[in-house]
Parts: sequence; structure tokens; C1' cells
RNA sequence: GGGCCGGUAGCUCAGUGGUAGAGCGUUGCCUUUGCAAGGCAAGGGUCAGGGGUUCGACUCCCCUCCGGUCCA
Repeated sequence: GGGCCGGUAGCUCAGUGGUAGAGCGUUGCCUUUGCAAGGCAAGGGUCAGGGGUUCGACUCCCCUCCGGUCCA
């Protein structure tokens, strides 16, 4: 330098054009003599950045940035 894959909550990841989600973690409450486990609830998002297409974009197209991998 080129090809491919990826970037979404604190972490790991879903979400293939129509209200942004799950598990774990965090906080509060219930339960317990206490802890763990369990139950209920809450909080937590620039969907990497910019532009385009569309009535409407996390999703499709283009450019840039970052990470991984392969080739040179």
C1' cells in the first nucleotide's frame, strides 16, 4: 500500500428501511441472623465521524478515522 471482517450501554454482543435492545455488571427495594442465590424496579446510548439516497437510515451508498486479520 491492497483485500476481508469489525466499531451499538461500563463489559460481551443482538438488531438486514418504520419506537434502539439482551445477558452480565451498577444502584435501590423485597427475601436472609448474615452472606450467596433469587424476585421487583431504576439508571446507563453522539449506534466511530462526515456526506448522500429515502416520507423515514444503526440498517443502503460514498469518504475519513480506529481495531483485527491476510497478502505484498
Molecule: transfer RNA
Organism: Planctomycetota bacterium